[in-house]
Predicted 3D model of a 132-nucleotide RNA (c-di-AMP riboswitch aptamer (ydaO/yuaA leader)) from a Bacillota bacterium.
The prediction has a mean pLDDT of 82.
Rfam family: c-di-AMP riboswitch aptamer (ydaO/yuaA leader). Gene Ontology terms of the family: cyclic-di-AMP binding and regulation of gene expression.
């Protein structure tokens, strides 16, 4: 000096998942989600069940099965913001329990968990520092 790994801190990323108070059980603010009239919509629903959170759906092929590969659509990241380009990655999991369209009042719930990218390439914009 290079490469790989581990640990700690700052910082950063996915996500609603942050902040404050409290001796504790907890409480509040903010954020996210569900149920729930009229009007409107649907009357096509009843195991071929239906529905919810979430980006995580649909489809093709292979496989005895667990699964594997591809495509479309959807989503994240590449360190100010937005649009574009390029690159790269993800496309799960869980819940309700026969039941739910929208929905004011009203009612209920959550506020976790996990991780480590780094192209200013173009355009527009915002801001900081320095010099004159």
């Nucleotide at each position: 000096g290079c490469u790989a790994g581990a640990c700690a801190a700052u910082c950063u990323c996915c996500g609603a998942a942050u902040c404050c108070c409290g001796u504790a059980u907890g409480g509040a603010a903010g954020u996210g989600g569900g149920g729930g009239a009229a009007c409107c919509a649907c009357c096509u629903u009843u195991u071929c069940g239906g529905g919810g959170u979430g980006a995580a759906u649909c489809u093709u092929g292979c496989g005895c099965a667990u699964g594997c590969a591809g495509g479309a659509g959807g989503g994240g990241c590449g360190a100010c913001u937005u649009g574009g380009g390029c690159g790269u990655c993800c496309u799960a999991a869980c819940c309700c329990g026969u039941c739910a369209g929208c929905u004011a009042a009203c009612c209920c719930c959550a506020u976790a968990g996990g991780a480590g990218u780094a192209c200013a390439c173009c355009a527009a914009g915002c801001g900081u520092a320095u010099g004159a």
NCBI's taxonomy places the organism under Bacteria, Bacillati, Bacillota.